[in-house]
Record summary
This is a predicted structure of a 1437-nucleotide RNA (small-subunit ribosomal RNA) from a metagenome. Its Rfam family is "Bacterial small subunit ribosomal RNA". The coordinates come from a structure-prediction model, not an experiment, and the mean pLDDT is 83.
């Protein structure tokens, strides 16, 4: 003194792009389309024209200096593309002339002597000339800059038409508010701001939630809903509020100033901060990643450029968060292994599914290879062109050559070795693909509706097994869809939720026939736009997909322009069929005002007496002071009887004796007049029933509240006497109804039938009536149509137009808040929380009615015997008990299981024993021993414990037995609500179904109803039904006539034989089958026959017959019902016990007794009792059995044994009845309990606890309340006999058999079951049904409250910070000017005041939202409490 590299620091540029978020915004913020003649624009492009002259500071840097810090100050000193001032002025800006042109203010564009206004330099490279301080510069050339000015691209700002959630329980809001004029400000219009003037402006405005618009995104067939995360476009924001600087741009995310919350650091004096950038941290929360790599690509900024920078970008990492390919292995394999589970125990399933055997070789693994994404730009060297004096230099183009990779040794490509390392989820009751076992017992628990789970749960848990999906599944939460369930497409109002109570009319909407115009809607065509991405189509690129990537298409929209004139619209002239006026003649009501009859009352007076009234019956109440009745005056008030009529009139509410006024409307008739003057109708207004209110009259009947009387548990009702607001008049209000035809108004069209009102016409008549035809109203009935069905149906709920109201699951609730209206009562407007899975509608089947009708039944009545009283007997219940064993429980349990409890039975109780067991089957051992039968001991027996005697045999085993040990028995334990079967009951009632066919959308209906008949759905007619099944009723049995046949054991007339007897007769035998009978065929009865009467079916009477109208009687019980009864007959599933819930054994108990009830027996007496005497029977039964004759006992019974396995013997005397006799009405000569003795029989045994017998006692009981039970003829009732069971009996029960043998049924109104038909239903577990309300308790949500605590806001006012802008600026000042200067000037700063101003502060409103003692209803909850409102005629409609 150079060169590099860090860092300052002057100057330019950028930092306003790029990321990031949605808090604010309801707005020109967005989107779309447009305007700007009201603007602006750094950097980039073209183009034109320029680029001189001078000055003076100041940082860095040196020095002192304050401060902990951040941060400052003071001096010196310096440069510039930093900064001033001067020149020039192609243009520009004002200002002034003229041309032109538009769209209103305006614009363009020419002149101009007029006024204002510029500028900067820095690098390369270069041959002659010049200058030089010798460094270099002038001079030429490039490049980047610089000033000034058209343009011009890109990007902005204003402004405007359109579209841009919800609340009307926000309806009015507004003083810069709207205009104007004038001034300021802005890049620019403008109340943007300010003086003055006017009094204007807005209206879904204000005012309240909510919220970033949009492409698009999900859904949906669209139309629409629903969103708005990534991506893109745009706004807005940056710790909250306010503010200005800088600059082309900002009021600026990582810039400034102030206030404020908050955090830090401090030496307490002050001072930093701002992650909604990108990683990360706390915190919250149900959740949402790395404090990763690179600028390599792509874009941006500076930069001449190399290059720098760049949590934008571009990779990679996490997370199954989506989407999208891929594997987790293929074939072959049957003994269908094992093992699982399930079993009906043969057997099925897991399942070709493993195993095994052969194969591949994706992906992971492991070697090795290895990309694209790099294009340049630059760097070197060449080549072309241009500029330029130039073979410098720069531009541009072109060649080769280097070189540049975060991802990453990644993708991918080979190689290698093995089925080797890769499946889960959810579901199986239905909707919904998918089933069984096991546990479990309305518990646990599931669950999207429905709903599962209380001992057999495919619905809880497991478990096997199946069925979806599959690296996922499944749950939650949201959105669309299904939901034509907000209905534009595309809904509806008679009864389902839904016509305004009703007319008048404003805005709106909608509108008749030609005609001319004109185009606002409307149709066509063109243009511009409708970013890109998305979707959609086609072609393409990664192996393929997903994802890119080209092109297309659409983007249904928006302006613009050109047409077109039918239809609408608008102007304009016009018509008359719409509406309206006028005339006519009659019909007839309504509404307001003003004056005569009947009836109730009440007053006087006369007749008169004991009563009246009233009710279901009654009382209350009136009446001897004379009611009720009855006569005559007379008072008052209120409503009008016949006519009267689905008759008239009015918008509707509503109007009803007869006159007179006022008054509106409406139908017919004639077409004169007006010309669409029409319909409808949000808000408004007007009326508007009753009750109700206010003031004032009025008050006879009536009749809320009220008393009083009844009824009733109870009666604040219902019924009676009373009776006061009230009801009636005037004046105001009130405003509602089931204000209903449950049906809004108009207008139009679309088959008829039959009434009736008013008009008019036609034919007819003397005039009328009838008739016909037309208008208008009001009814039925019905074609087509509609309709969820009933139903409607020219007075539409049919078919169509116009407008208006309303509706959008029940309950909360037509209620709270809030506003409006009212004296109030209260009334219009009107919600949510919660809460339920329904609430409704019509219809259809059956069940029920204190509906209806028709009809049966010993159902009532008529009768005749009962039971209820008494005693006993038997069953039950309840006490008792150790135990009284179970069951059965309204009819349909209580003499029932039980056709036989002393022991057994016995199942229950105490005790005492057994365990493979009291009994069955099997297996394995062992024994050659059992089995049996004798003996001891023990005991109440069973048992237990000893001992004695014994096997066959083919000698191999077997067999039969005991033993021991496995399996197993066994249980009258439990469910009858887990079954089977059987049984009762409705009920012997006449019903209960099905094909087909028809009728209804459908349940379903029809046949089975009707009209007769009948014991019957019996049978006849008719009939969209025609047929047939279960039932009915026949056929079976028994009786009740005759016939045949047969003839012992039955019979015994005739006949013969024997015995007795004088005879009559008898007793036996033979013959015989007539008679009776037995038992087996068969016949006989069919309304078959006559008469009446019916269509007929059948009814009535009669003949004949034994027997007439199913002869009597039996057996026979449809489809179903009541979870009806039985697990104790027996069977059977599951569940329980296994030295016991089996099993044996003695004993006791089922019999127990203060009581109650059923179902019976024997009675109360004279139609009897007791006594003698004398007749008739059916049907059973006998062998461990019935047991004859004789004997003995009073007798029960005893000895005894003859006959009979039965038409022969026997049980066996039938008994009431009859005949005689006696009691004489009495607790008896009735009645027998009960109780003493004595026996007698069965049995091991009669104490508990049997039956009979003699003798003896001799109880209640004199016909039985309330109530109730059976029975219609061989029936009741009264008499005995028989038999099952059984040893014997508590048998008076049961089941049967004969005898003697009645009365009485006018009838169907009434209880009680039943059948048909029909009507109502809120009922379907079916009237023992449903169900309402207050009370009490529990939760839950909400509404009111004195108040108390938030939050957003208005209005006044008071502080007023930065900061802009105005004024002042004496203090300060380097450029310019004056001046020698000193100084001054202009300017400019500090700094000072003024408007505004942000936080904050005071007062006072207004919104909202929480709480709040207390209080109101409200929902909801397995068995609370009082009624008994509703639904049937719901018991009072």
């Nucleotide at each position: 003194g150079g060169a590099u590299g860090a860092c300052a620091g002057u100057g330019g540029c950028g930092a306003a792009a790029g990321g990031g978020u949605g808090c604010g915004u309801a707005g020109c913020g967005c989107g779309u389309g447009g305007g700007u003649a009201a603007c602006c624009u750094g950097c980039c492009c073209u183009c034109g024209a320029g680029a001189u002259u001078g000055g003076g500071a100041u940082a860095a840097c040196c020095c002192c200096u304050c401060g902990a810090a951040a941060g400052g100050g003071g001096g010196a000193c310096u440069a510039a593309u930093a900064c001033c001032a001067g020149a020039u002025g192609a243009g520009g800006u004002c200002g002034u002339u003229c041309u032109u042109c538009g769209c209103a203010u305006g614009g363009a564009g020419a002149a101009u002597u007029g006024u204002c206004c510029a500028a900067a330099g820095g690098u390369g490279g270069g041959g002659a000339c010049c200058c030089u301080u010798c460094g270099g510069g002038g001079c030429c050339u490039g490049c980047c800059g610089c000033u000034u000015g058209a343009g011009g691209a890109g990007g902005g700002g204003c402004c405007c038409g359109c579209g841009u959630c919800c609340c009307a329980u926000c309806a009015g809001c507004u003083a810069g508010u709207u205009g104007g004029u004038g001034a300021g400000g802005u890049a620019a219009c403008g109340g943007c701001u300010c003086a003055c003037c006017a009094a204007g402006g807005c209206u879904u405005a204000c005012g309240g939630g909510u919220a970033g618009c949009u492409g698009g995104u999900c859904u949906g067939a669209g139309a629409g809903g629903a969103u708005g995360g990534u991506c893109a476009g745009c706004c807005a924001c940056a710790c909250u509020g306010g503010g200005a600087c800088u600059g082309a741009g900002a009021c600026a995310c990582u810039g400034c100033c102030c206030a404020g919350a908050c955090u830090c650091c401090u030496a307490c004096g002050g001072g930093a901060g701002g992650c909604u950038g990108c990683a990360g941290u706390c915190g919250a929360g149900g959740a949402u990643c790395a404090u990763u790599g690179u600028c390599a690509a792509u874009g941006c900024g500076c930069g001449a450029a190399a290059g720098c920078g760049u949590g934008a970008a571009c990779a990679u990492g996490c997370g199954a968060c989506g989407c999208u390919g891929c594997g987790u292995g293929g074939a072959g394999g049957a003994u269908g292994a094992a093992g699982g589970c399930c079993u009906u125990c043969g057997g099925g399933u897991u399942g070709u599914a493993a195993a095994c055997u052969c194969c591949u070789g994706u992906c992971a693994u492991u070697c090795g290879g290895g990309a694209a994404a790099a294009a340049c730009u630059g760097c070197a060297c060449g080549g072309g062109u241009g500029u330029g004096a130039a073979u410098a230099g720069c531009g541009c183009c072109u060649g080769u050559g280097c070189g540049u990779g975060a991802u990453g040794g990644u993708a991918c490509c080979g190689g290698a070795a093995g089925a080797g390392g890769a499946a889960g989820c959810c579901g199986c009751u239905g909707c919904u693909a998918a089933c069984u076992c096991u546990g479990u017992g309305c518990c646990a628990g599931c669950a999207g509706c429905a709903g599962c789970g209380g001992u057999a749960a495919u619905a809880c848990a497991g478990a096997g097994g199946c069925g979806g999906c599959a690296a996922g599944c499944g749950u939650u939460g949201u959105u669309c869809g299904g939901a034509u369930u907000u209905a534009c497409u595309g809904g509806g109002c008679g009864u389902a939720a839904a016509g305004g109570g009703u007319g008048c009319a404003u805005a709106g909407g909608c509108g008749g026939c030609a005609c001319u115009g004109u185009a606002u809607g409307u149709c066509g065509g063109g243009u511009g736009u409708g970013a890109a991405a998305u979707c959609c189509c086609a072609c393409g690129g990664c192996c393929c997909a997903a994802c890119c990537g080209u092109g297309g298409a659409a983007u249904u929209g928006c302006a613009u322009u050109c047409g077109a004139a039918a239809c609408u619209g608008c102007a304009g002239a016009g018509c008359u069929a719409g509406a309206g006026u006028g005339c006519a003649g009659g019909a007839a009501g309504g509404g307001a005002g003003a004056g005569c009859g009947a009836a109730u009352u009440c007053u006087u007076g006369g007749u008169g007496u004991a009563g009246c009234g009233g009710u279901g019956a009654a009382a209350u109440g009136c009446g001897u002071u004379g009611a009720u009745a009855u006569c005559a005056a007379g008072a008052g008030g209120a409503a009008c009887g016949c006519c009267g009529g689905c008759g008239g009139c009015g918008a509707a509410g509503g109007c009803g004796g007869c006159u007179c006024u006022c008054u509106g409307g409406a139908a017919u008739g004639c077409a004169a007049c007006u010309g669409a003057c029409g319909c409808u109708g949000a808000g408004g207004c007007a009326c508007g029933a009753a009750a109700g209110c206010u003031g004032g009259g009025g008050g006879a009947g009536c009749a809320a509240a009220c008393a009083g009387g009844a009824u009733u548990a109870g009666a604040u009702a219902c019924c009676c006497u009373g009776g006061u607001a009230g009801u009636c008049c005037c004046a105001g209000c009130c405003c509602u109804a089931a204000a209903c035809g449950g049906u809004g108004c108009g207008c139009a069209c679309u088959u008829g039938g039959u009434g009736u009102u008013g008009g008019g016409g036609g034919a007819a008549u003397u005039g009328a009536c009838c008739c016909c035809c037309u208008c208008a109203g009001u009814g039925c009935c019905g074609u087509a149509g509609c309709u969820a069905a009933c139903g409607c149906g020219u007075u539409a709920a049919g078919u169509g137009c116009g407008c208006c109201g309303c509706c959008u699951g029940g309950g909360g609730a037509g209620u709270a808040c809030g506003g409006c209206c009212g004296c109030a009562a209260g009334g219009c407007u009107a919600a949510a929380a919660c809460u339920c899975a329904a609430a409704g509608a019509a219809a259809u089947u059956g069940a029920c009615g204190g509906g209806g009708g028709c009809c049966c039944g010993c159902a009532c009545a008529a009768g005749c015997g009962g039971a209820g009283g008494a005693g006993c007997a038997u069953g039950u219940g309840g006490c008792u008990u150790a135990a009284u064993u179970c069951g059965a429980u309204g009819c349909a349990a209580c003499g029932c299981g039980a056709a036989g409890a002393a022991c057994c039975u016995u199942a229950c109780c105490a005790g005492g024993g057994c365990u493979u067991g009291a009994c069955a089957u099997g297996u394995a051992g062992c024994u050659g021993c059992a089995c049996g039968u004798c003996c001891a001991g023990u005991g109440a027996a069973a048992g237990c414990u000893g001992g004695a005697c014994u096997c066959c045999u083919u000698c191999g085993a077997g067999g039969g037995u005991g033993c021991u040990a496995c399996a197993c028995a066994g249980g009258u334990g439990c469910u009858g609500c887990a079954u089977g079967g059987c049984u009762g009951u409705c009920g012997u009632c006449a019903g209960u179904u099905c094909g087909u066919g028809c009728c209804g959308u459908g349940a379903g209906g029809u046949g089975u109803u009707g009209g007769g008949u009948u014991a019957a759905g019996u049978c006849c007619c008719g009939c969209a039904a025609c047929g047939a099944a279960c039932g009915c009723a026949a056929c079976c049995c028994c009786u009740g006539u005759g016939u045949u046949u047969a003839g012992u054991u039955g019979c015994c007339a005739c006949u013969c034989c024997c015995g007795c007897g004088c005879a009559a007769g008898u007793g036996g035998g033979a013959a015989g089958c007539a008679c009776u009978c037995u038992a087996a065929a068969c016949a006989g009865a069919c309304u078959g026959c006559c008469c009446g009467u019916a269509c007929a079916a059948g009814c009535g009477g009669g003949a004949g017959g034994a027997a007439g109208a199913u002869g009597g009687g039996g057996a026979u019980g449809a489809c179903g019902u009541c979870a009806a009864g039985u697990c104790a007959g027996u069977a059977u599933g599951g569940c329980c016990c296994u030295u016991a819930c089996g099993u044996c054994c003695a004993g006791g108990g089922c019999u127990g007794c203060a009581c109650a009830c059923g179902u019976g027996c024997u009675a109360c007496a004279a139609u009897g009792g007791c006594c003698g005497g004398u007749a008739c029977a059916g049907a059973g039964g006998g062998a461990u059995g019935c047991g004859a004759g004789a004997c003995c006992g009073c007798g029960a019974g005893g000895u005894g044994g003859a006959g009979c396995a039965a038409a022969u013997c026997c049980c066996c005397g039938a008994a009431a009845a009859c005949c005689g006799g006696c009691c004489c009405c009495a607790g008896u000569u009735c009645a027998g309990a009960u109780u003493g003795a004595a026996g007698u029989c069965u049995g091991c045994a009669a104490c508990u606890c049997g039956a009979c017998u003699u003798c003896a006692u001799g109880a209640a009981g004199u016909u039985g309340g309330a109530u109730u039970c059976g029975c219609u003829a061989g029936u009741a009732a009264c008499g005995g006999c028989g038999c099952a069971u059984c040893a014997g009996c508590u048998a008076c029960g049961g089941c049967g058999c004969c005898g003697u043998g009645a009365a009485u049924a006018c009838g169907u109104u009434c209880c009680c079951g039943g059948g048909c038909c029909u009507u109502g239903u809120a009922c379907a577990c079916a009237c023992c049904g449903c169900c309402c309300g207050u009370c009490a308790c529990a939760u839950c949500a909400u509404g009111a409250a004195a108040g108390c605590c938030g939050u957003c806001u208005g209005c006044a006012c008071c502080c007023g910070a930065a900061g802009u802008c105005g004024c002042c600026g004496c203090g300060c000042u380097a450029a310019c000017c004056c001046g020698c200067a000193a100084g001054g000037g202009a300017g400019g700063c500090a700094g000072g005041u003024g408007c505004c101003g942000a936080a904050g502060g005071u007062g006072u409103g207004g919104g909202u939202g929480g709480u709040g003692a207390u209080u109101g209803g409200g929902a909801u909850g397995a068995a609370g409490u009082c009624g008994g409102a509703a639904c049937a005629a719901g018991g009072u409609a």
Annotation: The sequence is in RNAcentral, with records from SILVA.